Predicted 3D model of a 74-nucleotide RNA (transfer RNA) from a soil metagenome. RNAcentral holds the sequence, with entries from MGnify. Its Rfam family is "tRNA". Rfam classes the family as a transfer RNA.
RNA sequence: GGGCGCGUAGCUCAUCUGGAUAGAGCACCGGCCUCCGGAGCCGGGGGUAACAGGUUCGAGUCCUGUCGCGCCCA
Numbered sequence: 001g002g003g004c005g006c007g008u009a010g011c012u013c014a015u016c017u018g019g020a021u022a023g024a025g026c027a028c029c030g031g032c033c034u035c036c037g038g039a040g041c042c043g044g045g046g047g048u049a050a051c052a053g054g055u056u057c058g059a060g061u062c063c064u065g066u067c068g069c070g071c072c073c074a
Base pairs, nucleotide, nucleotide: 001073002072003071004070005069006068007067010026011025012024013023019057028044029043030042031041032040050066051065052064053063054062
């Protein structure tokens, strides 16, 4: 330099053929319980879906560019 894949919550990941309010587990915060913790139970907060643009009535999902990471080729 060329090709392919990936980028969604603090972490690991879902989100079906574009369709309506973006979710789960763990973590975090509060409550119950306890002498105090842990475990368990109940509740809660947290996301411009890497960034920018395009297509569409509608985009996390399709297209283009940029950035980052991984793999392969040279």